[in-house]
RNA sequence: UACCGGAUCGUCUAAUGGUAGGACACCUGGUUUUGGUCCAGGCAAUCUAGGUUCGAGUCCUAGUCCGGUAG
Numbered sequence: 001u002a003c004c005g006g007a008u009c010g011u012c013u014a015a016u017g018g019u020a021g022g023a024c025a026c027c028u029g030g031u032u033u034u035g036g037u038c039c040a041g042g043c044a045a046u047c048u049a050g051g052u053u054c055g056a057g058u059c060c061u062a063g064u065c066c067g068g069u070a071g
Base pairs, nucleotide, nucleotide: 001070002069003068004067005066006065007064010024011023012022013021018054026042027041028040029039030038047063048062049061050060051059
């Protein structure tokens, strides 16, 4: 430099173009003499900027970062 792949709650991981979900973690309450376990509830995310579309995490373009391949 060229090509390929990836980027989603704090972490991991889902989501046929149609309400962004689950687990762990965290917070609150219950249970317990206390802690832990267990139960109930809550908080929290689509890398950035455009485009297509009634509607984009998903499709298209450009960029940033990470990984791989070739030279």
The prediction has a mean pLDDT of 81. This is a predicted structure of a 71-nucleotide RNA (transfer RNA) from a Candidatus Kaiserbacteria bacterium. Its Rfam family is "tRNA". About the family: Transfer RNA (tRNA) molecules are approximately 80 nucleotides in length. Their secondary structure includes four short double-helical elements and three loops (D, anti-codon, and T loops). Further hydrogen bonds mediate the characteristic L-shaped molecular structure. tRNAs have two regions of fundamental functional importance: the anti-codon, which is responsible for specific mRNA codon recognition, and the 3' end, to which the tRNAs corresponding amino acid is attached (by aminoacyl-tRNA synthetases). tRNAs cope with the degeneracy of the genetic code in two manners: having more than one tRNA (with a specific anti-codon) for a particular amino acid; and 'wobble' base-pairing, i.e. permitting non-standard base-pairing at the 3rd anti-codon position.